The RNA shown here (small-subunit ribosomal RNA) has 1386 nucleotides and comes from an uncultured beta proteobacterium. Its Rfam family is "Bacterial small subunit ribosomal RNA". The RNAcentral record of the sequence draws on ENA and SILVA. Its mean pLDDT, the model's own confidence on a scale to 100, is 83.
[in-house]
């Protein structure tokens, strides 16, 4: 934008349209006559169907009953349909307005309108009466009757009264129905009543008068959310959540109000009014309401065609044909769901080719593909072709109706027409593998793995976690899994979650018992007997809409899906029964509870009194310098007489011994003694009462401490406060003062780790063992027995998640009560109540975190215990820290100062750098390369040799000369040139590794079978008594065995035998060298101990208790340390980060530390004489006499491949001599000048040598190292490295001490055993404030909207009542006029 009555057979008629008649020559014209019929008056209808969920927590809605009511159309009955009147619309004619629309005259009809008769039954009644209807219209016909019309007859549809049914709907009543108590009090027509009004109807439904009621802990009232239900989803159920589609109800229709009409509405597509909104407009003014079918537009993450048809089923009108129906049937769109089909099927291994991965062999993708033989569902073309349709209608007949064969009604038979969907299902033929596969996953949970990319990035995620260079976790890609025309993902429900627990959970420590009793109402309650029959059972009746769930069946090819039947609806209501049992009447009883008598214990509570010690004060004496206090100390008191001690006196306050795992109480709580007043319990043995009883929300009362109020009191203690230490600091720990308080009377506060962190009550379930309190028995006596109530400590069963509990339960039951529901946020805010405040009690959210929490294990770890080692400290001896220089790191520095070790475990550490080493810097060369290795191809004066020349050297350039090796005689090899595979790297990663080190520590652990304990983690063994150097050994023991470590086995040294003995010896001596052997095992003796290991003490022996030394180093730690010894995985470099090479650095120096030489002297320094080892090296070597040189050293070569020669005289040491305490006859740096070796080469940058020189340094500060006996400390000698270069390292002799009481303490360790909130394990971990940002909430002067009540203002329409101009047709009156009506006020 479109789609929305019907009836002409209720009515006047004729605007349009079609046909008939009639005029007229024709144009045309006239005629309701016909078939219809705009519009109009009339009737039914429009309250149904159709949409939607705002409102509504009950005026709804399930369900199961009421009585006091209405019903149009439909049935069934009864009686009726007599006679009359007046208007009106339409039309006609005018007016007025853009337009909707109004308006005036005039005319005319009904089934429109309005009297009158009648009135069986209805309705009102004072019971005498009174009251009130009606329409007609169609078909059809004999006789009669009329001019006609027609009247009359009849039949059918109307119409009017009235009964009564059917459906339909209006009221009432019971039970059910969401959350909030931080909503506890609501309510004035409110609750009833009498009268009156209203209504289809009961009724505060409305009034007026009376009464003061009504409703609420079973949750009224408020608020906040919602349409309710059959059902649908989940769940084994019980529930929990939802109320799309489909039915049943309800509510609304642009917001809100509000009536009229009608049988029914307060009416989705009616009307009035008020509002927001659109739109027209000539600006005066009007029109509209899709939550109805399509459809737009907005909103959104999303949701269809402005289709066809009334054929079918329904609905309205209408006799009827028929008409109308976005209801309904059909189609369109959408993989939105459910269902069911296919995308081929067999056969094919050269397991093609391609991909991907790979151990390079080969898997795999995979019979997959292609190839070969087949099928044709769907799809495509072609033909054929439905059910859904039978009534209605005709046509014949049969029965009622009638006067009637007309009509009409019901029935048989026969027979014509109707399909939107459609040429659609369907079904036949033809050809052809032909037209059809994605998606999401492959760390686990959870089915499915590799490459390659990335490098805490990109990114993934549902939880747990993945990515920081080897990612099954990100991305790709092969491969795989899972589902399939789908798949995945977001969002929701249930469910697994016994995680709100009814079924079916808890509450000593994980969240959780009220601080304690008393108690109203609730809840539960001994035993017996009658009775009832609320509860409960059992049966029947009603109902429990249909559908859906399910059971058997039935139709579509099958299935969804449709469709009959059944059963189910576990509910309610009504009724008949039973009578155990729960309640309810009623009577017993004594076992539960209370009473009353005798005894008995007690810091139970209250008031009043009274004692004694101490303590501090006053008073007085005595007496003199300190007194108090601490870890030391100092404030403080004190010669103005203090502390101290003798004597009095005054005041508070607490009650010493007893006194205790003792005693009382309901819990807090109670303690000197006496006396009133008082509550409770124990316990004997009888009597009595007769369930009188447990629990307990709200309430009610008590309630340490500290606090408030008010008055008292105050000695002592002592918050705050002050001073004096400590101490970075010290608003504390510790002293010295000291005020509130503490004490007492009233009277508030109401809280505690008010705790057995365990509620009260009752019953039942092994024991031991003390101790209070009562009885019995028994005992000379202490005692013992039982038995009863309290309290403790172990302990069976059982329980518990362990720990633990265990007749006093945390066991087994019951009965009521309080509580909890992950951590923080937080017991907080804001609101109540209660308080004099302080604050208490009731109690959340937003947000935020993945964990928080409990027992218990293993470690680690304590400024925790117990024991135990160790040059750990003691005890000693010598040393570094001070100086000089020497090495090395650090650190600045440089081109470079290569690289690496960084607490103990780096720093004379890799590692004796002049070239070279060598890796670094410069500078100049090389490019398949300085070294390896394999293939292709070329190449012939090739390889190789090379005078010269340039150049700092590699390196270039290049005259001359010039080849070889094997051979089957083809040829290969080697050599060059090129070119590839690829070399080379001391380039990153030791946090990607082997390997090899270091370190705890040569400390004594560290494990494992079986076994036995524990739900487990995991323990036992290994712990315990002893003992050791030792997890050494021995006893004991739910442990017994083994393992790797401890010791042993080896190797040297001290003793011995034996055997060889060169090159040693003068010796066939030995105390020399070498090979092999014996010797020491707590073996023996006494002593300790219970045995035993074992320890002391002793003999004997050369050595005594592992006889000293040293190789030897458990499981593990430290992501130690080495990618630079070497190998190695991956990255990276490839005319360079590789390879050569000259030079120069690695040696530099303001300065810091670490290892170590020499020193500083008289135990020493110089001169001189003089004696005494070990170990070891030596052929490009050691090198010896002699000679020279002051000396390094040269020359020289003997001897030696070594028990032979030689390095090689050891030194300190002893003996004699100076020096004379000093910066020296100490030291010996530093510098000049002359040398010597080594080396191509000593300037950067060697070692020695001799002349000269002659610096700090006069024993080193805090601090810190080493050493336990042939040690230490002194003294030298030799090796390796090496051309040289030794204060370093590694060996080796020679002289030769001192001290250990011991284990308090510092260091580090083992073992056992506590606590823990650490486990990257105390260099742990972890609190709080500040600083930045964000992020939620809370407050905030103030603005701004929204909701709800009350109360007062203004007020539309309309509806009821009064009044009612003008003006008026029906009725009454003979008129006059009246009844009645209409606008309008109120």
């Nucleotide at each position: 934008u479109g789609c929305a009555g019907u009836c002409g057979a209720a009515c006047g008629g004729c605007a349009g349209c079609a046909c008939g008649g009639g005029g007229g020559c024709a144009a045309c014209c006239c005629u309701g006559g016909u078939g219809g019929c705009g519009a109009g008056u009339g009737g039914c209808g429009a309250a149904c169907g159709g949409g939607u969920g705002a409102g509504u927590a009950a005026u709804a809605c399930a369900u199961c009953g009421g009585a006091a009511g209405g019903u149009a159309c439909c049935c069934a009955g009864u009686a009726g349909u007599g006679g009359g009147g007046g208007a009106u619309a339409a039309c006609u004619a005018g007016u007025c307005g853009a337009a909707a629309g109004a308006u005036u005259a005039g005319c005319u009809a009904a089934u429109a309108c309005c009297g009158c008769a009648u009135a069986c039954g209805a309705c009102c009644u004072a019971c005498g009466g009174g009251u009130g209807a009606a329409a007609g219209c169609a078909g059809g016909g004999g006789a009669c009757c009329g001019c006609a019309a027609g009247g009359c007859c009849u039949u059918g549809c109307g119409c009017u009264a009235u009964u009564g049914g059917a459906g339909c709907g209006g009221c009432c009543g019971a039970u059910g129905u969401c959350a909030g108590a931080u909503u506890a009090g609501c309510u004035a027509g409110u609750u009833g009543g009498u009268g009156a009004g209203g209504u289809a109807a009961a009724a505060g439904c409305u009034c007026a008068c009376c009464a003061a009621g009504g409703c609420g802990a079973c949750g009224a009232u408020c608020u906040g959310u919602a349409g309710c239900u059959g059902g649908u989803c989940u769940g084994a159920g019980a529930g929990g959540a939802c109320g799309a589609c489909c039915a049943g109800c309800c509510a609304c229709a642009c917001u809100g109000g509000g009536a009229c009409u009608g049988a029914g509405a307060c009416a989705c597509g009616g009307c009035c009014c008020a509002g927001a909104c659109u739109c027209c407009u000539a600006c005066g003014g009007g029109a509209g309401g899709c939550a109805g079918c399509a459809g737009u537009g907005g909103g959104g993450a999303a949701u269809u065609u402005u289709g066809g048809a009334c054929a079918a089923u329904g609905g309205g009108g209408g006799c009827a044909a028929c008409c109308c129906u976005g209801a309904u049937c059909c189609a369109g769109c959408c993989a939105u769901g459910c269902c069911g089909c296919g995308u081929g099927u067999g056969u094919g291994a050269a397991g093609a080719a391609g991909g991907c991965c790979u151990u390079c062999g080969g898997g795999u993708u995979g019979u997959a593909a292609a190839g070969c033989a087949c099928u044709u569902u769907u799809g495509g073309c072609a033909g054929g072709a439905a059910c859904g349709a039978a009534a209605c209608g005709g046509u014949c007949u049969g029965u009622g109706c009638u006067a009637a064969u007309a009509c009409c009604a019901c029935g048989a038979a026969c027979u014509a027409a109707u399909g939107a969907c459609g040429g659609u299902a369907c079904c036949u033929g033809c050809a052809g593998a032909a037209u059809a596969a994605g998606c999401a996953c492959c760390g686990g949970c959870u089915a499915a793995c590799u490459a390659c990319g990335u490098g805490c990035c990109a990114g993934c995620a549902g939880c747990c976690g993945c990515g920081g260079u080897a990612a099954u976790a990100c991305g790709u890609a092969g491969g795989g899994u899972g589902c399939a025309a789908g798949c995945g993902u977001u969002a929701a429900u249930c469910g697994g979650a016994a995680u709100u627990a009814c079924u079916g959970g808890g509450c000593g420590u994980a969240a959780a018992g009220c601080g304690u009793g008393c108690g109203c109402a609730g809840g539960c309650g001994g035993u017996u007997u009658u009775g009832u029959a609320a509860g409960a059972c059992a049966g029947a009746u009603g109902u429990g809409a249909a559908a859906u769930c399910c059971c058997c069946g039935g139709g579509c090819u099958u299935a969804a899906c449709c469709u009959g039947g059944g059963a189910a609806c576990u509910g309610c209501a009504u009724u008949u029964g039973u009578g155990a049992u729960u309640g309810c009447a009623a009577g017993g009883c004594u076992a539960g509870a209370g009473u009353g008598u005798g005894u008995c214990a007690g810091a139970g509570g209250g008031a009043g009194g009274u004692g004694g010690a101490a303590u501090u004060c006053c008073g007085c004496g005595u007496g003199u310098a300190g007194c108090a206090g601490u870890g030391a100390a100092a404030u403080g008191c004190g010669u103005a007489g203090a502390g101290a001690u003798g004597c009095g006196g005054a005041g508070g306050a607490a009650c010493a011994c007893c006194g205790a795992u003792g005693g009382c109480g309901a819990a807090g709580g109670c303690a000197g003694c006496c006396u009133c007043c008082u509550g409770g319990g124990a316990u004997a043995a009888c009597a009595c009462u007769g369930a009188c009883g447990c629990u307990c929300a709200u309430g009610c009362a008590c309630g340490a401490a500290a606090g408030c109020g008010u008055g008292g009191g105050g000695a002592g203690c002592a918050a705050a406060c002050a001073g004096g230490a400590u101490u970075a600091g010290a608003u504390a720990c510790c002293c010295u003062g000291g005020u509130a308080g503490u004490c007492c009377a009233c009277g508030c506060c109401c809280u505690a780790a008010a705790c057995g962190a365990u509620g009260u009550g009752u019953a039942c379930u092994a024991g031991u063992u003390g101790u209070c309190g009562g009885g019995c028995c028994u005992u000379u006596a202490c005692g013992g027995g039982c038995u009863u109530g309290g309290u403790a400590a172990c302990g069976c069963a059982g329980c518990u998640a362990a720990c633990g509990c265990g007749u006093g339960a945390a066991g087994u039951a019951c009965a009521c009560c309080g509580c909890c529901u992950g951590g923080g946020g937080a017991g907080u805010a804001c609101g109540g109540u209660c308080g004099c405040a302080a604050g208490a009690u009731u109690a959340a959210a937003a947000c935020u975190c993945a964990a928080a929490g409990g027992a218990a294990u293993u470690g680690a770890c304590g400024g925790g215990g117990a024991c135990c080692c160790g040059c750990a400290c003691a005890a000693g001896c010598g040393g570094u820290g001070g100086a000089u220089g020497a090495u090395g790191u650090g650190g600045a520095u440089u081109a470079a100062u290569u690289c690496g070790a960084u607490g103990c475990a780096a720093c004379g550490c890799g590692a004796a750098a002049a070239c070279c080493u060598u890796a670094c810097c410069u500078a100049c060369c090389c490019u398949u390369g300085a070294a390896c290795u394999a293939c292709u191809g070329g190449u012939a004066g090739u390889a190789u040799u090379g005078a010269u020349c340039c150049g700092a050297a590699a390196g270039g350039a290049g005259a001359g000369g010039g080849a070889c090796c094997c051979u089957u005689c083809g040829g290969g090899g080697a050599g060059c040139c090129a070119g590839u595979g690829g070399a080379g790297g001391u380039g990153a990663u030791g946090c990607a590794u082997g390997g090899c080190u270091g370190u705890c520590g040569u400390c004594a652990g560290c494990u494992c079978g079986u076994g036995c304990c524990g739900u487990g983690a995991g323990g036992u063994g290994u712990u315990g008594g002893g003992u050791u150097a030792a997890a050494u050994c021995c006893c004991g023991c739910a442990a017994c065995c083994a393992g790797c470590g401890c010791a042993a086995c080896c190797c040297a040294u001290g003793u011995u035998g034996c055997c060889a003995g060169u090159u040693g010896u003068a010796u066939u001596u030995u105390u020399c060298u070498a090979a092999c052997g014996a010797g020491a095992c707590u073996g023996c003796u006494g002593a300790g101990a219970c045995c035993a290991a074992c320890u002391c003490a002793g003999a004997g022996g050369a050595a005594g208790g592992c006889g000293g030394g040293g190789a030897u180093g458990a499981c593990g730690u430290c992501a130690a340390g080495u990618c630079a010894u070497c190998a190695c995985g991956u990255c990276c470099c490839u005319u360079a980060c590789g390879u050569g090479u000259u030079g120069g650095g690695c040696u530099a120096c303001a300065c810091a530390c670490a290892c170590g030489c020499u020193a500083c002297a008289a135990u020493g320094g110089c001169c001189g004489g003089u004696a005494c080892a070990g170990a070891g090296g030596g052929c490009u070597g050691c090198g010896a006499a002699c000679c020279c040189g002051c000396g390094a050293g040269g020359g020289g070569g003997a001897g030696c491949u070594a028990a032979u020669c030689c390095c090689a005289c050891a030194a300190a040491g002893c003996c004699g001599g100076c020096c004379c305490c000093a910066g020296u006859u100490c030291a010996g740096a530093u510098u000049g000048c002359a040398g010597u070796c080594u080396g191509a080469a000593a300037c950067u940058c060697g070692c020695c040598u001799g002349c000269a020189u002659g610096a700090a340094g006069g024993c080193g500060g805090a601090g810190u190292u080493g050493c336990u006996a042939g040690u230490a400390a002194a003294c030298g000698c030799a090796c390796g490295u090496c051309a040289g270069c030794a204060c370093a390292g590694u060996g080796c002799g020679u002289u030769g001490a001192a001290u250990a009481c011991g284990u308090u303490c510092c260091c580090g360790g083992c073992c056992c055993u506590u606590g823990u909130a650490c486990a990257c394990a105390c260099c742990g971990c972890c609190c709080g404030u500040c600083a930045c940002g964000c992020u939620a909430u809370g407050g905030a002067a103030g603005c701004c909207g929204c909701u709800a009540a009350c109360a007062c203002c203004g007020g539309a329409a309309g509806u009821g009542g009064c009044c009612g101009a003008c003006c008026u047709a029906a009725c009454c009156g003979c008129a006059a006029g009246g009844a009645g009506g209409c606008a309008g006020g109120c």